[in-house]
Notes
This is a predicted structure of a 77-nucleotide RNA (transfer RNA) from an Alphaproteobacteria bacterium. Its Rfam family is "tRNA". Rfam's curators write: Transfer RNA (tRNA) molecules are approximately 80 nucleotides in length. Its family is annotated with triplet codon-amino acid adaptor activity in the Gene Ontology. It is annotated as a transfer RNA. Lineage of the source: Bacteria > Pseudomonadati > Pseudomonadota > Alphaproteobacteria.

RNA sequence: CGGGACGUAGCGCAGUCUGGUAGCGUACCAGCCUGGGGGGCUGGGGGUCGUGGGUUCGAAUCCCACCGUUCCGACCA
Numbered sequence: 001c002g003g004g005a006c007g008u009a010g011c012g013c014a015g016u017c018u019g020g021u022a023g024c025g026u027a028c029c030a031g032c033c034u035g036g037g038g039g040g041c042u043g044g045g046g047g048u049c050g051u052g053g054g055u056u057c058g059a060a061u062c063c064c065a066c067c068g069u070u071c072c073g074a075c076c077a
Base pairs, nucleotide, nucleotide: 001073002072003071004070005069006068007067010026011025012024013023020057028044029043030042031041032040033039050066051065052064053063054062
């Protein structure tokens, strides 16, 4: 330098194809159960969906550019 994949809650991920209320597990908080620990049950809080722009009534989702991580290749040595 060329091509691909990935970026969503503290962590691990789904949702994207086919635009229409942002979710799951775990963690965290509260209450209850348990003699206590561990554990279980119920409820709750937490999100500029990497950044900017565009299309649209409406964008995590479609389009463009950029940033980051990573893989392959090329180049240099």